[in-house]
Predicted 3D model of a 146-nucleotide RNA (FMN riboswitch aptamer (RFN element)) from Acetobacter papayae JCM 25143.
RNA sequence: UGACGUUCUCAGGGCAGGGUGUAAUUCCCUACCGGCGGUAAGCAGCCUGACAGGUUGUAAGCCCGCGAGCGCCCGCUCAGGCGGGGUCAGCAGAUCCGGUGUAAUUCCGGGGCCGACGGUGACAGUCCGGAUGAAAGAGAACGCGA
Repeated sequence: UGACGUUCUCAGGGCAGGGUGUAAUUCCCUACCGGCGGUAAGCAGCCUGACAGGUUGUAAGCCCGCGAGCGCCCGCUCAGGCGGGGUCAGCAGAUCCGGUGUAAUUCCGGGGCCGACGGUGACAGUCCGGAUGAAAGAGAACGCGA
């Protein structure tokens, strides 16, 4: 150092206040939250006598991808449901304006928008449940190759 192997560890946040109502953390006003990898001109540290430069870390919910979930397929089951498969065919959200600049949907300022499935006394990103699960991936140890 790696298109490598084994094992282990880790890997998601959020309804505060008010209104209506028999009933709402589900509606309305207002509030709150933002997984993982990539991309970077910001920020921080370090190297250098110093500008330059180098290097490390960090930096996007809505830019490019990924993940869980649903659906689908297979198996079991009287059924409810449970287990498995996996991108091959389906669902899988959302950003504009202004500023600076060689360069920004990433910085600065402002406005806007989005959020699986099942449940529920009433419609859920925030409650309960599958889930003490799974997983994008991150790290460590040992080994292997160069």
Description:
It matches the Rfam family "FMN riboswitch aptamer (RFN element)". Rfam 15.1 lists 6,230 matches to the family in 5,120 species. NCBI's taxonomy places the organism under Bacteria, Alphaproteobacteria, Acetobacteraceae, Acetobacter, Acetobacter papayae. The sequence was found by an Rfam model in a public genome assembly. Model confidence (mean pLDDT): 76 of 100.